The RNA shown here (transfer RNA) has 71 nucleotides and comes from Trichoplax adhaerens. Rfam family: tRNA. From the family's description: Transfer RNA (tRNA) molecules are approximately 80 nucleotides in length. Rfam classes the family as a transfer RNA.
[in-house]
RNA sequence: CAGGUGAUAGAUUAGAGGGAGAUUACUUGCUUUGGGUGUAAGUGGCACAGGUUCAAAUCCUGUUCAUCUGA
Repeated sequence: CAGGUGAUAGAUUAGAGGGAGAUUACUUGCUUUGGGUGUAAGUGGCACAGGUUCAAAUCCUGUUCAUCUGA
C1' cells in the first nucleotide's frame, strides 16, 4: 500500500429492517448466627459521522481502532 474480518452491558456473546436479549459480574431484599449456596427484583450497552427508509444494531458510504492475508 491492496484485500478480508470484526467493534452490542464491567466480561463472554445472540440478535439478517419494526420488542435491544442471554450468561456471568455488580446492587438490594428473602434465606443463614455470619459467609457461601439458593431465590426474587433492579442498574447498566449498539465505535464515530453522514446517507437510504415511514422506521436502522441490521442496508450503503467514509473515518477510527483491533486482527488476518499478500506485496